This is a predicted structure of a 526-nucleotide part of an RNA (large-subunit ribosomal RNA, domain I) from a Campylobacteraceae bacterium. Its mean pLDDT, the model's own confidence on a scale to 100, is 83.
[in-house]
Context: one part of a larger RNA
């Protein structure tokens, strides 16, 4: 020096572990906010420091209800207290609740600054209140900002793909921006359909990757219809007409009330009968259930092994409870609990009586009604599976412009005929779509380089002027019994005896301790 063995150092892999995740079922709840949120700044304990909780009443103050011995949150001791005259705990209602913050009395470099009035003991001074904007039907009125995804609308790219690119795709996609709700949108036929018929809207399975559209390229892509889910869903207006009331230009207008909503046309009008039945409305009651503290709650010993019994062995029992956790090793019968039975003041939801308000018929057919700058066209875009094409239907920026029931719109140019519906007005549950949150339950999900980025004071520390990036780091023991005491040594780091404890090679740099990489030792080669 090299190889081998053994010992040991480093060093944190493996292995078990699980306090955090991560993916869903099945309820609930689907908003918080000027009666100051959402988020913070500061403080607040015997108390430096974080977390957590509170708010000058500041780890709290009142009050009903639970529950009954310990209790002063946690790292985390000390010290001093409370408390069966019921303290802590736990739920439910109230108080209190600085400053910034939409921040709203006016400025601001958020947590700072400088006011005004009014009123109260009334000299300063204190205290309590009030003063932003913007809408309206002007009131004890309403907005205004914040939330994870769902929804509606307004505005809208590109990398891509067409193997290159311009129509075309990606896509009405991301992003932005307004607006609403527990959902939303959409809804009650000027609809299909096909000679026969259906009957509102929305979701799913088929129809179908079909007919289609397409530099007929890349791609895009559908309807009747039929199966289901949902559902005994459908309703009010404007108009004719009557009636008040007002107003002036004296025969209109306008406001309220009645009447009335149809397409096999309907309705006013005229005549004739007549108070049934039903409700998605609101209001109170009653009795049920469901939430949010909780309450009972069955049944084992003995031995062996061990530090420790739940393991073994013997012999017992309970089971509407053998779910699951923890107890010094694996417990149905130690312990929390589970099945089950049970329990509340408020405020919920669906029932159920009552009140209120809402709600119907026949026959005529003279004359009246029946949603205009609206359908419809011309130019130019868009939307429909549909790229202007033979292009029908739907939206409208701009020029225009009907009939009006003997009347109008579709039936994919377009004309006749024939079927079918009735627009220019509003509402309308259910099926559907998603979870920031909240209970419970689960997993052929993870197991600290994984699973959130985060099991630790984690959006921390750190890094940027900022937008914004973004970690590391778990595990002594069953139980701190966490090593008095003595030596060595700088009143040291360390150590080496004593004790603890099964176990210290489990000693805090603390289960387990792999390998790289460093020593000692001992052999054997050179």
């Nucleotide at each position: 020096a090299g190889c081998a063995a053994a010992u040991g150092g480093u060093g944190g892999a493996u292995g078990c572990c699980u306090u955090g995740g991560c993916u869903g079922u099945a309820a609930g709840a689907g908003g918080c906010g000027a009666u100051g949120a959402a988020g913070g700044a500061c403080g607040u304990a015997c108390u430096a420091g974080a977390c957590u909780g509170c708010g000058a009443u500041a780890a709290g103050c009142u009050u009903u209800g639970g529950u009954g011995a310990g209790c002063c949150g946690u790292c985390a001791a000390g010290g001093g207290g409370c408390u069966u005259u019921g303290a802590g705990c736990c739920a439910g209602a109230g108080a209190u609740u600085u400053c910034c913050g939409a921040a709203u009395g006016g400025g601001g470099c958020a947590a700072c600054c400088c006011a005004a009035c009014u009123g109260a003991u009334u000299a300063u001074g204190u205290c309590a209140g009030u003063u932003a904007c913007c809408c309206u039907u002007u009131a004890u009125g309403g907005g205004a900002g914040c939330g994870a995804a769902c929804c509606c609308g307004g505005a809208g790219a590109a990398g891509u793909g067409a193997a290159a690119c311009a129509u075309c795709u990606c896509a009405g996609u991301a992003c932005c921006c307004g607006g609403a709700g527990g959902a939303a949108a959409a809804u009650a036929a000027a609809u299909c359909a096909a000679a026969c018929g259906a009957g509102a809207u929305u979701c799913c399975g088929a129809u179908a990757g079909u007919a289609g559209c397409g530099g007929c390229g890349a791609g895009c892509g559908a309807a009747a219809u039929c199966g289901g889910a949902c559902a005994u869903a459908g309703g009010g207006c404007a108009a004719a007409c009557c009636g008040u009331u007002a107003g002036u230009u004296u025969a209109c207008u306008a406001a309220c009330g009645g009447g009335g909503u149809u397409g096999u046309a309907g309705g006013a009008c005229u005549g004739c009968a007549g108070c049934a039945u039903a409700g998605a409305u609101u209001a109170a009651a009653g009795a049920c259930g469901a939430c949010c503290a909780g309450u009972a709650g069955a049944a084992u010993g003995u031995u062996c092994u061990g530090g420790a019994a739940a393991g073994g062995a013997c012999a017992a029992g309970c089971a509407u409870a053998g779910a699951g956790g923890g107890u010094g090793a694996u417990a149905c019968u130690c312990c929390c609990g589970u099945a089950u039975a049970u329990g509340a003041a408020a405020c919920c939801a669906a029932c159920u009586u009552u009140a209120a308000c809402u709600u119907a018929g026949c026959a005529g057919u003279a004359u009246c009604c029946u949603g205009a700058g609206u359908a419809g066209g011309g130019c130019g875009g868009g939307a429909c599976a549909c790229g202007u094409g033979u292009u029908a239907u739907c939206c409208u920026g701009u020029c225009u412009g009907a009939a009006c029931c003997u009347g109008g719109g579709g039936g994919g140019a377009c004309c006749a005929c024939c079927c079918u519906c009735c627009a220019a007005c509003c509402c309308u549950a259910a099926a559907u779509a998603c979870u920031a949150c909240u209970u419970a339950c689960a997993g052929a999900c993870c197991g600290a380089u994984a699973g959130u980025g985060a099991a630790c004071a984690a959006g921390u520390a750190c890094c940027g002027u900022g937008a914004g990036g973004g970690a590391a780091a778990g595990g002594u023991g069953a139980a701190a019994a966490g090593a008095a005491c003595c030596c060595c040594a700088g009143c040291g780091a360390g150590g080496g005896g004593a004790g603890u404890g099964a176990a210290a090679u489990a000693g805090a740099a603390c289960c387990u301790g792999a390998a790289a990489c460093c020593a000692u030792u001992u052999g054997c080669u050179u």

The organism belongs to Campylobacteraceae, within Bacteria.